Predicted 3D model of an 83-nucleotide RNA (transfer RNA) from a Clostridiales bacterium. It was read from a public genome assembly. The source organism's lineage runs through Bacteria, Bacillati, Bacillota, Clostridia and Eubacteriales. Its mean pLDDT, the model's own confidence on a scale to 100, is 81. Rfam family: tRNA. Rfam classes the family as a transfer RNA. Its family is annotated with triplet codon-amino acid adaptor activity in the Gene Ontology.

RNA sequence: GCCGGUGUGGUGGAAUGGCAGACGCGACGGACUCAAAAUCCGUUGGUAGCAAUACCGUGUCGGUUCAAGUCCGACCACCGGCA
Numbered sequence: 001g002c003c004g005g006u007g008u009g010g011u012g013g014a015a016u017g018g019c020a021g022a023c024g025c026g027a028c029g030g031a032c033u034c035a036a037a038a039u040c041c042g043u044u045g046g047u048a049g050c051a052a053u054a055c056c057g058u059g060u061c062g063g064u065u066c067a068a069g070u071c072c073g074a075c076c077a078c079c080g081g082c083a
Stems, first nucleotide, its partner, number of pairs: 001082007010025003018066001026044006045056004059075005
C1' cells in the first nucleotide's frame, strides 16, 4: 500500500429499517440472618428539572428514508490476510 472483519450502558452481549439497550454479570437499595454468605424482590445510559417531563445517546462526520444500531459514502481505532 491492497483486501476482509469488528466497533452498542460499568462489563459480556441481543436487537427483521418501526418503543435503542432484551438477557446475563456487576453496582445500588430492600427482604431473610445474631451477623454474613447464598437466595429472593426492586432499581440501574447521559444532561436539565423539586417533579411531571423534555432533550441527547449504538466509534466520528455526512447521506438515503416518514422512520437508521441496522442501508450507502468517507474517515478513525482494533483484529486478520496479501504484498